[in-house]
Context: one part of a larger RNA
């Protein structure tokens, strides 16, 4: 653009794509079978392997704006306490997030038509015969069922709910508008940019504040014992990204723009 007014939400499913995999043990049953040795189908049941998906509560892994420890240089007038600079200086843990090796969850089960195969009836050709009419059983295969996309399915589909019938014009057409959407901003487990999703003061959108969780592991200053390195008490004590919860303190102001008039 289209989908014969213009929205907003919810679906139908044409047609496509995924997926589709097996081992072992137990059990029936040492049965059927077989002189023996050996040893089933059929059904039941329990545990794995490989691949797939989903996820962070468990185990771990990263975890460059957290924590701590310590070398060297330089700074901060010096002590002390800090800062930068040496691969993130070096090591020792680690929250969210993303992860796997972690944890769960599938293939299943069912229907339908068939393959080889094996029947029933059953002629041609008085019999015989699964086949010529006809009818049955019957695969991890096909098409359903299951997952996912999906009406540009131009054969453009459907169901509910919304705005109405404005105004100049002879028409053609324009012009404010309506539900409504969009630009703009605050952003997100959304994301290369669009896009998607929450929000914009009648607001918890993000940042910050407060409390807490988690992580670190005992701050600094003081005061105590030491000759002193240090250690010990204030004190589970300072700090603390990304977590939860709350709070308008900051920033989403103020505004623009587009959008029907109906074969």
């Nucleotide at each position: 653009c289209g989908c014969a007014g213009g929205a907003g939400u919810u679906u139908u499913g044409a047609a496509a794509g995924g997926a589709g995999c097996u081992g072992u043990c137990c059990u029936u049953a040492g049965u059927a079978c077989g002189a023996g040795a050996g040893g089933a189908c059929c059904g039941g049941g329990a545990u794995g392997g490989a691949c797939g998906g989903a996820c962070c509560g468990c185990u771990g892994g990263u975890g460059g704006a957290c924590c701590u420890g310590u070398u060297g240089c330089a700074c901060u007038g010096c002590c002390a306490g800090g800062u930068g600079c040496a691969g993130g200086g070096c090591a020792g843990g680690g929250u969210a997030g993303c992860c796997a090796a972690g944890u769960c969850c599938g293939g299943a089960a069912g229907g339908g038509a068939u393959a080889a195969a094996c029947g029933c009836u059953g002629a041609a050709g008085g019999c015989a015969u699964c086949u010529a009419a006809g009818c049955g059983u019957g695969a991890a295969g096909c098409c359903c069922c299951c997952c996912u996309u999906g009406a540009g399915a131009u054969a453009a589909g459907a169901a509910c709910u919304c705005c109405c019938a404005u105004u100049c014009g002879a028409a053609a057409g324009a012009a404010g508008u309506a539900a409504g959407a969009c630009c703009c901003c605050u952003u997100g487990a959304a994301g290369a940019c669009g896009a998607c999703g929450a929000g914009g003061u009648a607001g918890a959108u993000a940042g910050g504040g407060c409390a807490g969780a988690g992580g670190u592991g005992g701050a600094a200053g003081u005061g105590c014992a030491g000759c002193a390195a240090u250690g010990c008490a204030u004190g589970g004590a300072g700090c603390u990204g990304a977590c939860u919860g709350u709070u308008a303190c900051u920033a989403a102001u103020c505004g623009g723009u587009c959008g029907a008039g109906g074969g």
The part of an RNA shown here (large-subunit ribosomal RNA, domain VI) has 263 nucleotides and comes from an uncultured Lachnospiraceae bacterium. Its mean pLDDT, the model's own confidence on a scale to 100, is 91.